[in-house]
RNA sequence: CCUUUGAGUUUGAUCCUGGCUCAGAAUGAACGCUGGCGGCAUGGAUUAGGCAUGCAAGUCGAACGGUAACAGAGGAGCUUGCUCCUGCUGACGAGUGGCGAAAGGGUGAGUAACGCGUGAGUAACCUUCCUCAAGGUUUGGGAUAGCCCCGCGAAAGCGGGAUUAAUACCGGAUGUGGCGGCCCUCCGUAAGUAAGAACUGCCAAAGCUCUUCGGAAGGGGCGCCAUGAGAUGGGCUCGCGUCCUAUUAGCUAGUUGGUGAGGUAACGGCUCACCAAGGCUAUGACAGGUAGGUGGUCUGAGAGGAUGGUCACCCACACUGGGACUGAGACACUGCCCAGACUCCUACGGGAGGCUGCAGUCGAGAAUCUUCCGCAAUGCGCGAAAGCGUGACGGAGCGAUGCCGCGUGAGGGAUGAAGGCUUUCGGGUCGUAAACCUCUGUCACCCGGAACGAAUAUUUGACGGUACCGGGAGAGGAAGUCACGGCUAACUACGUGCCAGCAGCCGCGGUAAUACGUAGGUGGCGAGCGUUAUUCGGAUUUAUUGGGCGUAAAGGGUUCGUAGGGGGUUCGAUAAGAUAGGCGUGAAAUCCCGGGCUUAACCUGGGAACUGCGCUUAUGACUGGAAGACUAGAGUGUGUCAGAGGGGGGUAGAAUUCCACGUGUAGCAGUGAAAUGCGUAGUGUUGUGGAGUAAUACCGAUGGCGAAGGCAGCCCCCUGGGAUAACACUGACGCUCAUGCACGAAAGCGUGGGGAGCAAACAGGAUUAGAUACCCUGGUAGUCCACGCCCUAAACGAUGUCAACUAGUUGUUGGGGAUUCUCAUUUCCUUAGUAACGUAGCUAACGCGUGAAGUUGACCGCCUGGGGAGUACGGUCGCAAGAUUAAAACUCAAAGGAAUUGACGGGGACCCGCACAAGCGGUGGAUGAUGUGGAUUAAUUCGAUGCAACGCGAAAAACCUUACCUACCCUUGACAUUGAUAGAACUUAGUAGAGAUACUGAGGUGCCUUUUCGGAGGAGCUUGAAAACAGGUGCUGCACGGCUGUCGUCAGCUCGUGUCGUGAGAUGUUGGGUUAAGUCCCGCAACGAGCGCAACCCUCGUCCUUAGUUGCCAGCAUUUAGGUGGGAACUCUAAGGAGACUGCCAUCGCAAGGUGGAGGAAGGUGAGGACGACGUCAAGUCAUCAUGGCCCUUAUGGCCAGGGCAACACACGUGCUACAAUGGUAUAGAUAGUGAGAUGCAAUACUGCGAGGUGGAGCAAAUCUAUAAACUAUAUCCCAGUUCGGAUUGUUCUCUGCAACUCGAGAACAUGAAGUGUGGAAUCGCUAGUAAUCGCAAAUCAGCUAUGUUGCGGUGAAUACGUUCCCGGGUCUUGUACUCACCGCCCGUCACACCAUGGGAGUUGAAUUCACCUUAAGCCGGGAAGCUAAGAUAGCUACCGUCCACGGUGGAUUUAGUGACUGGGGUGAAGUCG
Repeated sequence: CCUUUGAGUUUGAUCCUGGCUCAGAAUGAACGCUGGCGGCAUGGAUUAGGCAUGCAAGUCGAACGGUAACAGAGGAGCUUGCUCCUGCUGACGAGUGGCGAAAGGGUGAGUAACGCGUGAGUAACCUUCCUCAAGGUUUGGGAUAGCCCCGCGAAAGCGGGAUUAAUACCGGAUGUGGCGGCCCUCCGUAAGUAAGAACUGCCAAAGCUCUUCGGAAGGGGCGCCAUGAGAUGGGCUCGCGUCCUAUUAGCUAGUUGGUGAGGUAACGGCUCACCAAGGCUAUGACAGGUAGGUGGUCUGAGAGGAUGGUCACCCACACUGGGACUGAGACACUGCCCAGACUCCUACGGGAGGCUGCAGUCGAGAAUCUUCCGCAAUGCGCGAAAGCGUGACGGAGCGAUGCCGCGUGAGGGAUGAAGGCUUUCGGGUCGUAAACCUCUGUCACCCGGAACGAAUAUUUGACGGUACCGGGAGAGGAAGUCACGGCUAACUACGUGCCAGCAGCCGCGGUAAUACGUAGGUGGCGAGCGUUAUUCGGAUUUAUUGGGCGUAAAGGGUUCGUAGGGGGUUCGAUAAGAUAGGCGUGAAAUCCCGGGCUUAACCUGGGAACUGCGCUUAUGACUGGAAGACUAGAGUGUGUCAGAGGGGGGUAGAAUUCCACGUGUAGCAGUGAAAUGCGUAGUGUUGUGGAGUAAUACCGAUGGCGAAGGCAGCCCCCUGGGAUAACACUGACGCUCAUGCACGAAAGCGUGGGGAGCAAACAGGAUUAGAUACCCUGGUAGUCCACGCCCUAAACGAUGUCAACUAGUUGUUGGGGAUUCUCAUUUCCUUAGUAACGUAGCUAACGCGUGAAGUUGACCGCCUGGGGAGUACGGUCGCAAGAUUAAAACUCAAAGGAAUUGACGGGGACCCGCACAAGCGGUGGAUGAUGUGGAUUAAUUCGAUGCAACGCGAAAAACCUUACCUACCCUUGACAUUGAUAGAACUUAGUAGAGAUACUGAGGUGCCUUUUCGGAGGAGCUUGAAAACAGGUGCUGCACGGCUGUCGUCAGCUCGUGUCGUGAGAUGUUGGGUUAAGUCCCGCAACGAGCGCAACCCUCGUCCUUAGUUGCCAGCAUUUAGGUGGGAACUCUAAGGAGACUGCCAUCGCAAGGUGGAGGAAGGUGAGGACGACGUCAAGUCAUCAUGGCCCUUAUGGCCAGGGCAACACACGUGCUACAAUGGUAUAGAUAGUGAGAUGCAAUACUGCGAGGUGGAGCAAAUCUAUAAACUAUAUCCCAGUUCGGAUUGUUCUCUGCAACUCGAGAACAUGAAGUGUGGAAUCGCUAGUAAUCGCAAAUCAGCUAUGUUGCGGUGAAUACGUUCCCGGGUCUUGUACUCACCGCCCGUCACACCAUGGGAGUUGAAUUCACCUUAAGCCGGGAAGCUAAGAUAGCUACCGUCCACGGUGGAUUUAGUGACUGGGGUGAAGUCG
């Protein structure tokens, strides 16, 4: 000084594992939209691609000969403003010479290396310029450039001749010294080295300038030479550190070392000759890929991870490759030579060039600036200096590329303006926001002043008239961008309609989208904001810090064992590790704290840190190395014991099959049922004898042994391991184990045997839609043996080996000990195994639990999302099959584990229901009725569609209804509200038309208030311009309300508190009984409660009380008649009560309750009804009604006429009538209860064969109106298409109605279809006043399609053993990959499209390497010929030789692209087959 964060997404829900994604920070960035100012930084990341033009390294006249240009001075000439002369002066082109040019600047191609970093070494070295010390600077010499002359060439340039200078070059002298040789001493472990004495050999030099000036001498300054030190800069060597790949495992001949020589500044195989055969490597050599390294930068809590742009240090490179020269320093960015590619010039002969310096240009690219100013500052080079040069540098310019700072105004201002958006139409919101008022003046703008940077006594400023300061005017010139479903801050409207589109993940969009597009509003940031790319983080998701491996990914199949890792007790030393102190180093910048720019970024002073390395001192616990000792680990010896441990040999009995003979006759065998098969040539059965093979019943076991695989009759031989008891011995010998060696089920392979049974393949028979299967009959490899391979398994305890520690209980196997007086036996202890529970603890849970999945230690193996894939390629192994090692592209957002709730199961247990069974009667066959489908139609309006649509909405379609079709009409409308105007309302006639409607006329003027009597106003009604609006059976029941169906009158569905579980959840509600019932009882970590069940309600059944008309009539009277008087008993009516509760008895049971009985009208819910829990089916209904949204508005609204909803090959549902004798017909007779009635029900009577007609007593009803039928009695029919059945049709009628054609009902007469003894597969209802059967009434309604529906009563059965099965339901339990819940999920082939990838005859490049050929420049070596100034042991050269770049030829290896065809893989819409 700093401080560790999560979220979304797998599921119906949960916990876990695990991936994917997001929020953060950063960038040399780019792109989109936008853009006011300033400061400081920063800017070719791609093609180390190519470059026009200009500049980037010169300087010194105080080294030199000199004088081309400029200026001055002097002189001359004359055309008096020009020319010429003089190096005289300032200076200076070209040249000789010196220094520099090896720095600075650029780039990152190469390089995996002593290249870099860090720390050492150099006793193995050099160092121009600089500093210090102490010396010297003497004497000679000959050349050469320039200039001049001549020549060649287009040019670049070159050659020859003559002449000249030096701080250029050479010889001699001197030697303080240095170097070499020889000798001795100190030091050092040593290689060596330091000092020293004598002798000996070799080695130096250059001048210039100033002063004084007449010259000389002397002096100062700058140089020069030799030497010794220093400093600086380098060379070389070493330790450590420094990316990925083992699908790169072996590499190496100058290679490793030695001796000697050469070479270098210097060590060294650096080079050469000879000798030896070494050197490196699993601690990763060699090879391949990638890459400049570092300080640092980004991120991170840190450890780490990623990175190496700007700045700084080091390295490497300079068009590509090679080479040397010069020099202190180079193998040299703006030097040289050669080769190559490219570009340019050319007179075609030949030449020139190298921006990876600064600007700039082209190209490539998503992308990166001015052909600027200045040497004023800082530095560098040269110079004595002035100074000159400097694209280093200082500055400016361009770019929001980044960081930092500032501004775009401030205060007041409600009528909450206008406008926008929205609205529930009231309002809300933008919003004090604006307008308006009062102010300010940062930035920008204008005017004026004006720096620091300059080091001064003077001169000198590119930036720059800049920063800054003063004044002025005026709110004036200055805001965008992204988002608004969740993560994630921020919501509405419209448009669109799985389209257009969005999307980081989950996902959104199929007509009400907060997710698309637009608008308004809101949120975030702000001169920026978003997107894309990349890095770290989150990610403990490679885990050292800091993960795991029973089931999620993950323990090697097993043992042995090498390297390696780690290792018992003890003594004294040691000091490698370790710890502590000190010293050196760890460049600066970066970081922190101060200071300076108005602040900040930025700059600057100091400090800390740099966790490292080296040296040194100390310590002696721990680890290590060396030495000694010990016995607890380990091992050896002795006794005993158990065992399917292994190998070899022998042998036994039972069974199958086969053979032979006998017996004996028609079947056997096989299956769910069959068939194939075998059998009269004698099967099967049965008896005897024989052959051969494989396996070993019982014992036998949660038993035993083994490292695992595995091992089973008995006996013999050989052999491994283990346990136990007690002592003795060795003395850490021990543990684990990469590579390695060995073993390793089954199947398979090779060779040779063997072959009874079984049995892949195969054949046949069945099954089936098919059946390459399951079943059956056969049957070959194989199974067996010997030898050799293979080397894999769910090789599993899905649990590596070893050691230590941590509660118990029980069973069992082997050994030992004790106990029970003794036998028999019992009990206990201990040890090694093997099983079942279980505490602590662990675990996501399940579970594990001294045999750990607990607590620890040691070592090995393995994992890192799913798929692709244990696949491809390559390697290794194998005879093959194949094994082993082992990827990527591409694709998905999951895949997975454990547990939970449900649902499901051709799983289990229990229970219920007209569910089956037992019965009765039907449907399905016929005719017709009715509804639906279909097809038809101008229309056949619409809805309802498994149960739970189909005699349903519809409790009445001729018109109307009516919604449909055709035609004619209307457009503020048939209906509602407002409404200017006009009029009372209203009544009525005529014409045209199919009608709606249109036109024409006649009558009529009312009510209330007021009045000036002209009139005015009002209520109601009619008319009605314009406009708001009406209207819609138009759409959406998947936007809704309400209502309804269904599971189901099934017994269930939940809650509070508590408890258990990490949690979803569980418990309660399960269990044992019982019930119609989650009904009740008992038990229980549960205790209670709610909605349901039951009860309370209604009707019926018995009785009582009250009441008594229209109902009733026992007794009394009277009568044809409860008709009347009378009665109030009975029936009945309708109000209220009683009654039934398992209350009583017996029995069973703990209880609840059950069974039986009594009494009772009724007995265990007395019968029936109403009543329908939480919920399910997006069930039904927008056409009952209501309603959101959408749609139509001279029409999808309204009126009207006619038609249609009634049609008809056909299919289905529901009911009617029948097929007959339990019947039909005829006559006679008996007996109900609901309910209805005024536009009504209608009696008696008359009339018609009848439907009906005429007429109208009674009744608004316990009063009047309506014949009950089956039934009973008698008669007849006599089994037939009939005296059954009644369809259909004809004729004539009746009724309703404006109207019966499409299209009504009824009557009479005639007609007399199908159907024939009850209907195939299949299927429905019903358990008692029920089924069956019989009629009656009502709603709707003018009439009717009614055989329908809803009610009413009459007559009135049969059967239920029982719960195996079918269907539905309930409870518990179990499995599950289902949860849209089995109508679920899901696999593979095939077909089609697209994508990436493997193989592939080949083909095209690239890289590396080997051998050979050729050899430029050049160094080195030779150089007898040639040339040459200073004269020497001289130099140079042609030429020759070694080495060698580029190049050529051939071979090998690696790698990349492409390739007809082909293999599998992935992804796709609703394809096909199972």

A computed fold for a 1474-nucleotide RNA from an uncultured prokaryote, annotated as small-subunit ribosomal RNA. The prediction has a mean pLDDT of 84.